[in-house]
Molecule: transfer RNA
Organism: Candidatus Berkelbacteria bacterium CG06_land_8_20_14_3_00_43_10
């Protein structure tokens, strides 16, 4: 240049039309003579961006951006 797959909580990701959700990480509490660990609870989000579709988009279309892999 072409294809393609990916973007969601600080990190790893899940979720594929109808309430955004786990693990860890962070904070509290309890527990211990203390810490860890394990156990309760809890904070944190323009779902990358604009527009289209549709009663209703994170979901589906089309375009940008940004990352990753293939061709050349």
């Nucleotide at each position: 240049g072409c294809c393609a797959g990916c973007g969601u909580a600080g990190c790893u990701c899940a979720g594929c039309g109808g309430c955004a959700g786990a693990g860890c990480a962070g904070c509290a509490g309890a527990c211990u003579c203390a810490u860890a660990a394990g156990c309760u609870g809890u904070u944190g989000g323009u779902c990358g961006g604009u527009g289209g579709u549709u009663c209703g988009a994170u979901u589906c279309c089309a375009c940008c951006c940004g990352c990753u892999g293939g061709c050349a």